Molecule: transfer RNA
Organism: Armatimonadetes bacterium DC
């Protein structure tokens, strides 16, 4: 240097263009002599950045940043 995929909560991953969500996590309580487990609650976000299309973008589209992965 050129294709082609990823990038959404601390971590792992969902979301047909139309309320951003789960597991775990973390915090408080509950339960136990006590601790893991379990149960209730509650915390969670510049959907990688910037413009563009639309009434309406995590989703389209362009451009740049970052990782992967094949050519050269």
């Nucleotide at each position: 240097g050129g294709g082609c995929c990823c990038g959404u909560a601390g971590c792992u991953c969902a979301a047909c263009g139309g309320c951003a969500g789960a597991g775990c996590g973390g915090g408080c309580g509950g339960c136990u002599c006590a601790u893991a487990a379990c149960c209730g609650c509650u915390u969670g976000g510049u959907u990688g950045c910037a413009g563009g299309u639309u009434c309406g973008a995590a989703u389209c589209c362009u451009g740049c940043c970052g990782g992967g992965c094949c050519c050269a």